[in-house]
Molecule: small-subunit ribosomal RNA
Organism: Deltaproteobacteria bacterium
């Protein structure tokens, strides 16, 4: 400092976390459209599709002052003939001027069409300006008109008459103009200008006002004079246009080559005008990777949206240019068209016909079918502006001025405004308290926009025209032109805009949203159904995501939605991005075009930079100002238009040209090193055949085995021989080499590379699109060779198969020559050059130093190659002087994922195939690197009755007892791996029971309230299976107040009505228990530190330990929840108690017995302590923590046991223990009763028990226990039964009394190996018991019956000590019922080398494609269903080449056959003209035969995509054979198998190199 004023991100890949990377939103736009609403004005806009086809009316006429004709209504007069006036009108005709403007389309064109600059000395230009000079004299026809005649019309012929500013000849004629011709100036050497002379051909019209003299003439009138207008011919000038050129401007290379009038010369010939525009002849050119030809699309532009800009998109409206006017061609006419409302041909189409012909082209305004999501009145007017034409009035204008339709778009305005809380009614929601809609309404108070009514009322009109006065022309005070006064007149909008006044809150609010983004929440319905959705995603009974309501929120006469453009998007990166692993570096290299390029020093000024000068149209945008009440809109002046072009100026840098220079680059010498390359030639090992010898039964193979080999002598073994291939050790992150790749030795021939010295050219260099060479392996082709090996292929095994792994065999091939193929995980997943940026350590070649006798060793330089590692990078990982750092050049790639490196087309190849590269369609992720976790038939360390070592079991039998299954009216319901199944159930004959049948109730069996009425309550009776119904009878009670009447409380009884009840539903809504990993040793948290962040440390690491126990270390340091310890039982001892328990002593008593006095000392009870701590001691260990052994000691290293269960996981379990939402039932899904079922019965598991016996059985005797129960009870003793039991009935509320005999043990007998004196099922009688009741369906007893079982297959379970085993006893529940549970003691072992294996579990580490987390993912065939798509025998269109035949109208050329005013000629004829005919040239047609392309096609191919189909498991762990690449081959499929390559393989082990100590 007027014109510089501006840049925002969200969601969505994951368990989370960073990247990449796509899809999705939030903005601004719109000539739009649909939907839902709609008051009013004011400015704008309005077929974007069918350049589809039009009824109808309009849009281009105009001049009588160029010319000739020339009416008629009507009207006056009237002799009725008529004549005047209408009128020289009207109206055709001739002629002028315009009809090429204006107005509409955007179909065509990738072009000098458009933009923009320049050039035209290669042009033209009516009407306009200005300027010279003129306008002389003749002439002959023609339309109109008459008339005749043809046609249905549209039109046409004949003949006949007329004019002109038509025509037509002639005269004059400057300059221009052509020719000749000497000359001067410039000059790009083509030529341009200039000015002398001679000579050519070439002009007109006339109209009208005015007029004083003169002239003609009867006169009208004209001569003449002026003035205007028109007219010739000429100069200049505006204007408008032709033409050239430079230079901008789509998309495609899956169009590479295109071109014969093609490129160029020379002539001609045409044009307004250059010029292959046209034609002849001549040469052979010309264009093209800087994209020619082609194919698609496309009007170009100021400008118009977006955008911070750069861009990007678009080309309505408004203005500039271009193109076109049913389709195609063509010319006339003109100053100008090859003409939108001319002509002429053909084609389509419509339309009219007499059927012979004819018309006709809204892409002008309206309109109208048609298309189409879709776009308007057959308005009004020429008053304004602005056009033609006219001297002018004036005419004519769908151009324009306005109205009208349509929220289409922008701008403004209203739908009221203040007070008003009982926070009314009423919705909605509620935890029932309220809360909200909400001062919102009602009320009152008040105010007047728009709309309505009434009145008033414009700007926009200035001219034209007449009069007057001046000024100019002029002979003139005449016309006739300016000028200025004056008079009249003239408005479509429209009685509009705008002003008053009236009345009266009266008429005027809507959509869309409300799960995140994204502002805005409830409740009710729906039940992956309806339905939403722009991306993620909602909806399977508690949906803020559907639909409806209530409340919000956001715009607001609008509001959403779709459609499109930009933007966000740095997601095409000029500004302003990448390529190790995300997509992305070409397999290598040589090099051509192109880029880029070393020091100096002159030149030049292309690039660059500076100033000016023209230009960049107005309008648009910006900025000031100004007019409409504001604003939208408009006007005015400026800015700004980043470009092009000139001119002049600098001269660092780049570039051009000269000159110099040596560091880049290169040559030459020296001596090394080396699997480079290529050709020959030798040389041992090993294989395998061969021949011969020994020798004898196997050999080979494998997980284990088979196919095989072999008694015809193999495997072994020794000789000789032959054959082809490879070349052990040396061998090494050693070497070479551009890559692919090269390894025995020896010669020859050859490439590069590196190091020391100097010499020497002088930038000769990098880098490379295209080309070209090289290029593992497999594979081809020919021909050799064949020893191993080993696709295919065959037999063997393997398995459910096993087209595979593994085994015998074995062809191609593997090997050499020639040729072909061009690919690879051809990888450092890292193009190539130069430069510059700590270092440490290996190790190769060479050289220098120091030292040595020498080889090392040492320090150094260059060169090559390896790891580590600072700064920087980097999404992390990691790279790190060999860079992935930091820069410079240059190349080649890359833009979601599939589809696809596929299809087409091309190119290459003998093939296999390479290479080059698409779309439809589909998906919302595909994908890196890291983190946590989980899993791994991945490793390391540890535990655990895990294995193992043992002992007893299950699993075979019978029976118990639970499930399943199945049956049934009902067999009720839950539990299903482990962690369901002797489980809920500590005990279903009725009850229990929830399940079936039947028979009942309905305020209910229960709980609150509750009128009335009654004490409660007990007992008889009828009905019935009972529930229940009746009817009788006794009984008046008790508590509290009391006014002494009663009232109210409890408890029954009950109307109607609120409500009860529900083992219905949902454990996947819940709470609360509970199981389970697991008594496992772990899971967290503050702070700090670290990481871009998920996290990570801590918690890892040595070591210990039952334990994250405990020590050391340590970016850590505390801490809390788990462990542990505290709690209880138990062993030991002490202390205190001393009954109901004890008895040693003492006393008494008995057959016996603590039975009795006594006693509490023991045992024993049950309080309270003590005790055990690795404390001591050796030793080992880091001087630790610990640990191993001893000694004490009841007990030893947690003493045994128990209770106690961290963060969680399992939507584990349980709505049938309780509780609880929310739903469902309501004379039933609730309640009662009664019977039945829950106990069935082909069959399957689990859990037991009881046995198969002699360690046993049976039968007598004879001992030891602990811990429990008991008054609706346990019950002794005592009769009685064979026995269960019966009867009686002391004790005993219990260390007192009972239950109570403990059994197994031990002693004694008999059984003698059998289906038995083993085992008991089963079954008949016969009884007990409990209970209303043992039929269904208890327990027990006694006789009789005597069933399967002789020790258990595959496979499976529990125990490490007072355990297992085996005995037996208590107890809950329970009226009766125990093989089941929890408990109790008795008797009491075996065996553990050990951690390779199975299972589980803990820490550390890898892998990972899992994260619902190995019950994970996921891969391809087939079958289905639908999509787009390739091929396809063709078939249809479109387009377009080429080849030919025809060829319309028409220019243009012959021609000279008919006709012919104006000219020549006395004529006969001529010039010319018009007509014919001829030819070129050519539009639609037609035939032939190519390309492109588009739709369609029987069938075919593969590709997507689709909750719950097949067959297999290939990949993600070592995915159970380690993958993937390329190649061949083979299989139903993922695949498998040979060569070769890669690590983007785990794992062990060893080499190498590093780092630490």
């Nucleotide at each position: 400092c007027a014109a510089u004023u501006g840049g925002a991100g969200a969601g969505u890949u994951u368990g989370a976390u960073c990247c990449u990377g796509g899809c999705u939103c939030a903005g601004a736009g719109c000539g739009a459209a649909c939907g839902u609403u709609g008051g009013c004005g004011g400015c704008g806009c309005g077929c974007c599709u069918a350049a589809c086809a039009c009824a109808u009316g309009c849009a281009a006429g105009u001049c009588g002052a160029a010319c000739g004709c020339g009416a008629a209504a009507g009207g006056a007069c009237c002799u009725c003939g008529g004549u005047c006036c209408g009128a020289g009108u009207a109206g055709a005709g001739u002629g002028g001027c315009g009809c090429a403007c204006g107005g509409g389309u955007g179909a065509g064109u990738a072009a000098c069409a458009c933009g923009u600059g320049a050039c035209u000395a290669a042009c033209c230009u009516g009407c306009c300006c200005u300027u010279g000079a003129g306008c002389c004299u003749g002439g002959g026809a023609u339309a109109a008109c008459a008339u005749u005649c043809c046609g249905a019309a549209a039109g046409g012929a004949g003949u006949g008459c007329u004019a002109a500013u038509a025509c037509c000849a002639g005269a004059u004629g400057a300059g221009a103009c052509c020719a000749c011709g000497g000359u001067g100036u410039c000059u790009u050497c083509g030529g341009a200008c200039a000015g002398a002379g001679u000579g050519g051909g070439a002009a007109a019209a006339g109209a009208u006002g005015g007029g004083g003299a003169c002239c003609c003439g009867a006169g009208a009138g004209g001569g003449c004079c002026u003035g205007u207008c028109a007219c010739u011919c000429g100069a200049g000038g505006a204007u408008g246009g032709g033409g050239u050129c430079g230079c901008g401007a789509c998309c495609u290379a899956u169009c590479a080559g295109c071109u014969a009038g093609u490129u160029g010369g020379u002539g001609a010939g045409g044009u307004a005008a250059u010029g292959g525009c046209u034609c002849a002849c001549c040469a052979a050119g010309g264009c093209u990777a800087a994209g020619a030809c082609g194919g698609g699309u496309a009007g170009c532009u100021g400008g118009u949206c977006u955008g911070a800009g750069a861009g990007g998109a678009u080309g309505a409206u408004c203005a500039g240019c271009c193109a076109c006017a049913c389709u195609g061609g063509a010319a006339c006419u003109g100053a100008g068209a090859c003409a939108c409302g001319g002509u002429c041909c053909a084609g389509a189409c419509u339309c009219c016909u007499a059927c012979g012909g004819g018309a006709g082209g809204c892409a002008g305004c309206a309109g109208u079918g048609g298309g189409g999501a879709a776009u308007u009145u057959u308005g009004c007017g020429c008053a304004a502006u602005g056009g033609g034409c006219g001297a002018a009035a004036g005419c004519c204008u769908g151009a324009c001025g306005c109205a009208g339709c349509g929220a289409c778009g922008c701008c403004g305005c209203g739908u009221g405004u203040g007070c008003g809380a009982u926070g009314a009614a009423g919705g909605c929601c509620u935890u029932u308290g309220g809360g909200u809609c909400g001062u919102a309404a009602a009320g009152c108070a008040c105010u007047g926009u728009c709309g309505g009514g009434a009145g008033g009322g414009a700007c926009g009109a200035a001219a034209a025209c007449g009069c007057u006065a001046c000024g100019g022309c002029u002979a003139a005070u005449a016309u006739c032109c300016g000028u200025a006064g004056u008079g009249c007149u003239u408005g479509a909008c429209g009685g509009u805009a705008c002003c008053u006044c009236c009345a009266a809150a009266g008429g005027a609010a809507g959509c869309a949203c409300c799960g995140g983004c994204u502002a805005a929440c409830u409740c009710u319905g729906u039940g992956c159904c309806a339905g939403c959705a722009g991306c993620c995603g909602c909806g399977g009974u508690a949906a803020g995501a559907c639909a409806g309501a209530g409340g919000g929120u956001g715009c607001a006469a609008a509001c959403g939605u779709u459609g499109c453009u930009c933007g966000g998007a740095a997601u095409u990166a000029c500004u302003g991005g990448g390529c190790g692993u995300a997509a992305a570096g070409c397999g290598c290299g040589u090099g051509u075009a192109g880029g880029c390029g070393g020091u100096c020093c002159c030149u030049u000024a292309a690039g660059u930079c500076a100033a000016c000068u023209g230009u960049g149209a107005a309008a648009u945008c910006c900025c000031u100002c100004g007019g409409c009440u504001c604003a939208a809109c408009c006007g005015a002046g400026g800015a700004a238009g980043u470009g092009c072009a000139g001119u002049u100026g600098a001269u660092a840098c780049u570039g051009g040209g000269g000159g110099a220079c040596u560091c880049g680059a290169g040559u030459c010498u020296c001596g090394g090193a080396g699997a480079g390359g290529g050709u020959g030639g030798c040389g041992g090992a090993a294989u395998g055949c061969g021949c011969a010898g020994u020798g004898u039964a196997g050999a080979g193979g494998u997980g284990a085995a088979a196919u095989u080999c072999g008694u015809a002598g193999a495997u072994a073994u020794u000789g000789c021989g032959u054959a082809g291939a490879a070349c052990a050790u040396c061998a090494g992150u050693g070497g070479c080499g551009a890559a692919g790749g090269c390894g025995g030795c020896c010669a020859c021939c050859u490439g590069g590379a590196a190091g020391a010295a100097g010499a020497c050219u002088g930038a000769c260099g990098c880098u490379g699109a295209g080309a070209c060479g090289c290029g593992a392996a497999a594979g081809c082709g020919u021909g050799g060779g064949g020893a191993u090996c080993a696709a295919a292929c065959a037999g063997g095994a393997u398995u459910a198969g096993a087209u595979a792994c593994c085994c015998u065999g074995g062809u191609a091939g593997u090997c050499c020559a020639c040729g072909c193929c061009g690919u690879a995980a051809a990888c450092g997943a890292u193009g190539a050059g130069c430069a510059c940026u700590a270092g440490g350590u290996g190790u190769u070649g060479u050289g220098g130093g120091u030292a040595u006798u020498g080889a090392c060793c040492c320090c150094u330089a260059c060169a090559g190659u390896g790891c580590c590692g600072a700064c920087g990078c980097u999404a992390a990982c990691g790279c790190a002087u060999u860079a992935a750092g930091u820069g410079c050049u240059c190349c080649g790639c890359c833009u979601g994922g599939g589809g696809a490196g596929u299809a087409c087309g091309g190119c290459c190849g003998c093939a296999a195939g390479g290479c080059u590269a698409a779309a439809a369609c589909u998906c919302a992720a595909a994908g890196g690197a890291a983190u946590u976790g989980a899993c791994g038939g991945g490793g390391g360390c540890c535990c655990g009755c895990a294995c193992a070592a043992g002992c007893g079991g299950u699993g075979g039998a019978g029976u118990a007892u639970g499930u399943g299954g199945u049956u049934u009216a009902a067999u009720u319901c839950g539990a299903c791996g482990c962690a369901a199944c002797g489980c809920g159930c500590a005990g279903a004959a009725c009850c229990u029971u929830a399940c079936c049948c039947a028979g009942g109730c309905u305020u209910g069996a229960c709980a609150u309230c509750g009128a009335a009425g009654g004490a409660a309550u007990u007992c008889c009776u009828a009905a019935g299976a009972a529930a229940u119904u009746g009817g009788g009878a006794a009984g008046u009670a008790c508590c509290u107040c009391u006014u002494c009447g009663g009232a109210g409380g409890a408890c029954c009884c009950g109307a109607a009505g609120a409500c009860a009840g529900g083992u219905g539903c949902u454990g996947c809504a819940u709470g609360g228990c509970u199981g389970u990993c697991g008594u496992c040793a772990g899971c967290u948290c503050g702070u700090g530190u670290c990481g871009u962040g998920a996290g990570a440390u801590g918690u890892u690491g040595g070591g210990u330990u039952a334990a994250g126990u405990c020590c050391c270390g340590c970016a850590a340091c505390g801490a809390g929840c788990g462990c542990a310890a505290c709690c209880c039982c138990u062993a030991u001892c002490g202390u205190u108690a001393g009954u109901u328990g004890c008895c040693a002593g003492c006393g008494a008593g008995u057959a016996a017995u603590g039975u009795c006095g006594g006693g509490c000392a023991c045992u024993c009870u049950a309080g309270c302590g003590a005790g055990a701590c690795c404390g001591c001691c050796a030793u080992c260990g880091u001087c630790a923590a610990g640990g191993u052994g001893g000694a004490g000691g009841a007990a030893g290293g947690c003493g045994g046991g128990g209770a106690u269960g961290a963060c969680g996981u399992c939507a584990a379990g349980u709505c049938c223990u309780c509780a609880u939402g929310g739903c469902c039932c309501u004379u039933a899904u609730g309640c009662c009763u009664g019977g039945g079922g829950c106990u069935a019965c082909a069959c399957a598991c689990g859990u037991a028990c009881u046995a198969c016996a002699a360690u046993g059985g049976g039968c007598g005797g004879u001992a030891c226990a602990g811990a429990g129960c008991g008054c609706u009870g346990c019950a002794a003793g005592c009769c009685u039964g064979c026995a269960a039991g019966g009867g009686u009935g002391a004790g005993c509320u219990a260390a007192u009394c009972g239950c109570a005999g403990a059994a197994a043990a031990c002693c004694g007998u008999c059984c003698u190996c059998a289906g038995u004196u083993c085992a008991g099922a089963u079954u008949g009688c016969a009884g007990u018991c409990u209970g209303c009741a043992a039929c269904u369906c208890g327990a027990c007893u006694g006789c009789a019956u005597g069933a399967a079982g002789g020790c258990g297959g595959a496979a499976u379970c529990g125990c490490u000590a007072g355990u297992a085993a085996u005995c037996g006893c208590g107890a809950a529940u329970c009226a009766g019922c125990a093989a089941g549970u929890c408990g109790c003691g008795g008797u009491g072992a075996a065996u553990a080398c050990g951690u390779u294996c199975c299972c589980g579990g803990g820490c550390c580490u890898u892998g990972u494609a899992c994260a619902c987390a190995c019950c994970g993912c996921c891969c391809g065939u087939c079958a289905c269903a639908c999509c787009a798509u390739g091929g396809g025998a063709g078939u249809g269109g479109a387009u377009u080449g080429c080849a030919c035949c025809a060829g319309a109208a028409g220019u243009g050329g012959g021609u000279g056959u008919g006709c012919u005013a104006a000219c020549c000629g006395c004529a006969a004829g001529g010039a010319g003209g018009c007509a014919g005919c001829c030819c070129c040239c050519u539009a639609a047609g037609g035939u032939g035969u190519g390309g492109u392309u588009c739709a369609u096609g029987a069938c075919u191919g593969g590709g997507g995509u689709g909750a719950a189909g097949u067959c297999g498991u290939a990949a993600c762990a070592a995915g159970g054979u380690a993958g993937c690449c390329g190649u061949a081959g083979g299989g139903g499929a993922a695949c498998c198998u040979g060569c070769g390559g890669c690590u983007g393989g785990a794992u062990c082990a060893c080499c190498u190199c590093c780092u630490u100590u």